[in-house]
Molecule: Bacterial RNase P class A
Organism: Polyangiales bacterium
RNA sequence: UCGGAGGGCAGAAGGCGAUCGCCGGCUCUUGCAGCGGGAGGAAAGUCCGAGCUCCACAGGACGGAAUGCCAGCUAACGGCUGGUGGGGGUGACCCCAAGGAAAGUGCCGCAGAAAACAUACCGCCGCUCCGUGCAAACCGAGCGGUAAGGGUGAAAAGGCGAGGUAAGAGCUCACCGGGCCGACGGCAACGCCGGUCGCAAGGCAAACCCCAUUCGGAGCAAGAUGAAAUAGGGAGACGUUCGAGGGUGGUCCGCCCGAGUCUCCGGGUAGCAUCGCUCGAGGUGCGCGGUGACGUGCAUCCUAGAUGAAUGAUCGUCGCUCGCGUUCCGGUGACGGACGCGAGAACAGGACUCGGCUUACGGUCUCUCCGACCAC
Numbered sequence: 001u002c003g004g005a006g007g008g009c010a011g012a013a014g015g016c017g018a019u020c021g022c023c024g025g026c027u028c029u030u031g032c033a034g035c036g037g038g039a040g041g042a043a044a045g046u047c048c049g050a051g052c053u054c055c056a057c058a059g060g061a062c063g064g065a066a067u068g069c070c071a072g073c074u075a076a077c078g079g080c081u082g083g084u085g086g087g088g089g090u091g092a093c094c095c096c097a098a099g100g101a102a103a104g105u106g107c108c109g110c111a112g113a114a115a116a117c118a119u120a121c122c123g124c125c126g127c128u129c130c131g132u133g134c135a136a137a138c139c140g141a142g143c144g145g146u147a148a149g150g151g152u153g154a155a156a157a158g159g160c161g162a163g164g165u166a167a168g169a170g171c172u173c174a175c176c177g178g179g180c181c182g183a184c185g186g187c188a189a190c191g192c193c194g195g196u197c198g199c200a201a202g203g204c205a206a207a208c209c210c211c212a213u214u215c216g217g218a219g220c221a222a223g224a225u226g227a228a229a230u231a232g233g234g235a236g237a238c239g240u241u242c243g244a245g246g247g248u249g250g251u252c253c254g255c256c257c258g259a260g261u262c263u264c265c266g267g268g269u270a271g272c273a274u275c276g277c278u279c280g281a282g283g284u285g286c287g288c289g290g291u292g293a294c295g296u297g298c299a300u301c302c303u304a305g306a307u308g309a310a311u312g313a314u315c316g317u318c319g320c321u322c323g324c325g326u327u328c329c330g331g332u333g334a335c336g337g338a339c340g341c342g343a344g345a346a347c348a349g350g351a352c353u354c355g356g357c358u359u360a361c362g363g364u365c366u367c368u369c370c371g372a373c374c375a376c
Stems, first nucleotide, its partner, number of pairs: 001372008009363001014318007022038002025035003028031001040347001044358002047356005052219004059253004064215005069083005084098001085096004099210002104208002106204003121150002123146007131138002158176002161173003177199001178197005184191002223275004233265006245257004282301008320344006327338004
């Protein structure tokens, strides 16, 4: 210098001033008053986990959903941290829903002889027969052996070498791989070493399924309080402990409330206000413990609370990015700076509150590391 890997931070339609507004707060002398406050890193998607509220302090069965190596962190999690195993990369580093295929069922297109209680297409070997030939041998046919070789496929019943054999074959042996047992290290996942067994009958569970663990439902339009109203009337049906009806709920049981309820005819009122609501597993700084997620002590800070849903508009000025220039400065030059003109300025916006994840956008930014090349 070029290429790459992993983090961090900022969020320039920004700052300041003036004028006019919007939402909510405080103060007083209560009014056209004064003072100070008013979106984000993702406020988003609403995908997980909690707090809070109501239903029963949420119980049983069936069904359903999620998760799935180990240890830890946390209020909790499907999140995070650190490891193990597997895969990728020269490397920094990155990726993985990573339990079970000896419970059962199912699937494996095309190709191929055969895709799973294995299989003989070509080839190789043996025997028999026919033909040619003196014979060896060759051609053809039949029967048998063979999974070493060829060919098909994503995948063909361990790999590879030697022995062995008619040819072959874990048939035998060494090494590698695998199953089982034991020792050692580690909390564990697992690693490593030794012994032993010729070696079990392929793959797919992000196919059904099985196993283990967890999960009751609804959500601030939850819910609470107050005001007003549900009046009064006619007809019918069912019922008061032998329980009509209602609530909860994916379904059933169960549980709770329960003396009125339902249908029809005709008639009437309301759909507001206040709370919940923002001080909270809170932010920031420093110290200590821990590899880390995180924990802990001290100090300090208070930061929207709207609901036909506020957070804005105009002007001036200082700025940001890009482009252009009969201008100026520096430079041999590429170019840089100044000045002027023009254009542009991301994703997006609270709605009960937190912890995460995911997605969107953005800068000639910054730190550490890796590889290649060059110079000293």